[in-house]
The RNA shown here (transfer RNA) has 73 nucleotides and comes from Brachybacterium kimchii.
C1' cells in the first nucleotide's frame, strides 16, 4: 500500500428492517450488620471515534478521514 472486522457509560458488550441509547461490573448515597463484607434500593455517567452527505427524522444507509485488529503483497 490493496481488502475485511471493529470504535457506543470508567471497563467489558447489547441495540435485525431508520422513529431519538440500555445491561452487567465499577462509582455515589441511602438501608440492612457491632463494623467490613453480601445483599436491597435509588441515583450520576454518553455531541455513539471525527467531519460531510441523503432523510421529516441516523448508533444504524452513502462518501471522507483517524485509530485498532486481520489479511494478502
Nucleotide at each position: 500500500g490493496g481488502c475485511c472486522g471493529c470504535g457506543u457509560a470508567g471497563c467489558u458488550c447489547a441495540c435485525u428492517c431508520g422513529g431519538g441509547a440500555g445491561a452487567g461490573c465499577g462509582c455515589c448515597a441511602c438501608c440492612c450488620u457491632g463494623u467490613c463484607a453480601c445483599g436491597g434500593u435509588g441515583g450520576a455517567g454518553g455531541u455513539a471515534g471525527c467531519c460531510g452527505g441523503a432523510u421529516c427524522g441516523a448508533a444504524a444507509c452513502c462518501g471522507g478521514u483517524c485509530g485498532u485488529g486481520g489479511u494478502c503483497g

Rfam family: tRNA. By type it is a transfer RNA. Gene Ontology term of the family: triplet codon-amino acid adaptor activity. NCBI's taxonomy places the organism under Bacteria, Bacillati, Actinomycetota, Micrococcales, Brachybacterium. The sequence is in RNAcentral, with records from ENA.